[in-house]
ZMP/ZTP riboswitch aptamer (pfl RNA motif), 80 nucleotides, folded computationally. The sequence was found by an Rfam model in a public genome assembly. Its mean pLDDT, the model's own confidence on a scale to 100, is 75.
RNA sequence: ACAGUCUUUUGUGACCGACGGAUAAGGUGGAGCACCACCGGGGAGCAAGAGAAUGACUGCCGUCCGUCUGGGCACGCUUA
Numbered sequence: 001a002c003a004g005u006c007u008u009u010u011g012u013g014a015c016c017g018a019c020g021g022a023u024a025a026g027g028u029g030g031a032g033c034a035c036c037a038c039c040g041g042g043g044a045g046c047a048a049g050a051g052a053a054u055g056a057c058u059g060c061c062g063u064c065c066g067u068c069u070g071g072g073c074a075c076g077c078u079u080a
Base pairs, nucleotide, nucleotide: 005052006051007050008049009048010047011046012045015042016041017068018067019066020065021064022063026039027038028037029036030035059073060072061071
């Protein structure tokens, strides 16, 4: 110096489910039933800019809790 980490700004953005309880915290309609559409409300991550400083942590994403279902992202390895 580069990369990385943290903060912040902009853009983009998968996933945003069923039942019950609390609650202002989803609403409406439908169904081939844990899904579909619209609206509302969340949202990790990715890319770029700026700033800061070196300790650690070891996963993250949908209001909270419980029982579940199905996904996405980050990281590591392998294959095409």
Overview: Rfam family: ZMP/ZTP riboswitch aptamer (pfl RNA motif). For this family Rfam cites "Co-crystal structure of the Fusobacterium ulcerans ZTP riboswitch using an X-ray free-electron laser" (Jones et al., Acta Crystallogr F Struct Biol Commun, 2019).